A computed fold for a 75-nucleotide RNA from a Patescibacteria group bacterium, annotated as transfer RNA.
Its Rfam family is "tRNA". Rfam's curators write: Transfer RNA (tRNA) molecules are approximately 80 nucleotides in length. By type it is a transfer RNA.
NCBI's taxonomy places the organism under Bacteria, Bacteria candidate phyla.
The RNAcentral record of the sequence draws on ENA.

RNA sequence: GCCCCCGUAGCUCAACGGAUAGAGUGUGGGUUUCCUAAACCUAAGAUGCAGGUUCGAUUCCUGCCGGGGGUACCA
Numbered sequence: 001g002c003c004c005c006c007g008u009a010g011c012u013c014a015a016c017g018g019a020u021a022g023a024g025u026g027u028g029g030g031u032u033u034c035c036u037a038a039a040c041c042u043a044a045g046a047u048g049c050a051g052g053u054u055c056g057a058u059u060c061c062u063g064c065c066g067g068g069g070g071u072a073c074c075a
Base pairs, nucleotide, nucleotide: 001071002070003069004068005067006066007065010025011024012023013022018055027043028042029041030040031039048064049063050062051061052060
């Protein structure tokens, strides 16, 4: 260089093209406790960037950025 896969919350992962993008864990607050832990309640928090297709895009297409893997041989 070329080919393939991946990029969603602090972290690990979901989400037939369609309702307000969810879960676990972590974090803040609260209940409980003499205190802590555990348990329970609650809050905040995310679609890598730019375009395109579509009534509608996390999802499909293109380019770029980042990460991982394959290849240097043949057809």